[in-house]
About this RNA: The RNA shown here (Guanidine-I riboswitch aptamer) has 110 nucleotides and comes from Nevskia sp. Its mean pLDDT, the model's own confidence on a scale to 100, is 83. Rfam family: Guanidine-I riboswitch aptamer. Gene Ontology term of the family: regulation of gene expression. A reference for the family is Trachman RJ 3rd and Ferre-D'Amare (2021), "An uncommon [K(+)(Mg(2+))2] metal ion triad imparts stability and selectivity to the Guanidine-I riboswitch", RNA. About the family: This family represents a conserved RNA structure found upstream of the ykkC and yxkD genes in Bacillus subtilis and related genes in other bacteria. NCBI's taxonomy places the organism under Bacteria, Pseudomonadati, Gammaproteobacteria, Nevskiales, Nevskia. The sequence was found by an Rfam model in a public genome assembly.

RNA sequence: UGAGUUGGUAGCUAGGGUUCCGGUUGCUCGCAACGCGAGUUACGUCAGGUCCGAGAGCUACCGUCUGAGUGUAAGACUCAGGUGCACGGCGGGAUAAAAGCCCGGGAGAC
Numbered sequence: 001u002g003a004g005u006u007g008g009u010a011g012c013u014a015g016g017g018u019u020c021c022g023g024u025u026g027c028u029c030g031c032a033a034c035g036c037g038a039g040u041u042a043c044g045u046c047a048g049g050u051c052c053g054a055g056a057g058c059u060a061c062c063g064u065c066u067g068a069g070u071g072u073a074a075g076a077c078u079c080a081g082g083u084g085c086a087c088g089g090c091g092g093g094a095u096a097a098a099a100g101c102c103c104g105g106g107a108g109a110c
Base pairs, nucleotide, nucleotide: 007062008061009060010059011058012057015052016051020049021048022046023043024042026040027039028038029037030036031035063083064082065081066080067079068078069077070076085105087108091103092102093101
């Protein structure tokens, strides 16, 4: 100086908004009537359920690598260990909408 590998999936969480449910407010209607029920407008500055959700968060499984063992015509299997490091905008995109999602281990910094 060059090339290759350093992985994937699922669940959960930090976090996120408001399509649906619920909640709150106003209005309308009904009733066994001052409370309840139905419809409708608005509200996420509404600690909720559904939903989205991490490269640099957690867990599990798979994959892969190393060592040892068993074993086959050739496969394959079991056990143990490894799977590192990681500061990061602005802006844009999707979805109902937003975000630590995607652009992105990007730009940049060291």